[in-house]
């Protein structure tokens, strides 16, 4: 230097043929249980906000009524060639 394959919450990891984005899993938070404390249950857990909405899938543009998904150019990561 070429080719290839990947990048979604704090982690992992779905999301079907482009059609509610974060299921579940693990962590974390309160909370029952307990003398306490593990183990277990139970709720909650992207962000900003006038709480009624908006914004969000490596950064940026395109294509589309509509993009996490196609496309294209950057940034990182692995992998093989040279």
């Nucleotide at each position: 230097g070429g080719c290839g394959c990947c990048g979604u919450g704090g982690c992992g990891g779905a999301a079907c043929c482009g059609g509610u984005a974060g299921a579940c899993g693990c962590g974390c938070c309160u909370g029952a249980c307990u003398c306490a404390a593990a183990a277990u249950c139970a709720g909650g857990u992207c962000u900003c906000u006038u709480c009624u909405g908006a914004g969000g899938u490596g950064u940026g543009a395109g294509u589309u009524c509509g993009a996490g998904u196609c496309u294209c150019a950057c940034c990182g990561g692995c992998g093989c060639c040279a």
Molecule: transfer RNA
Organism: Thiohalospira halophila DSM 15071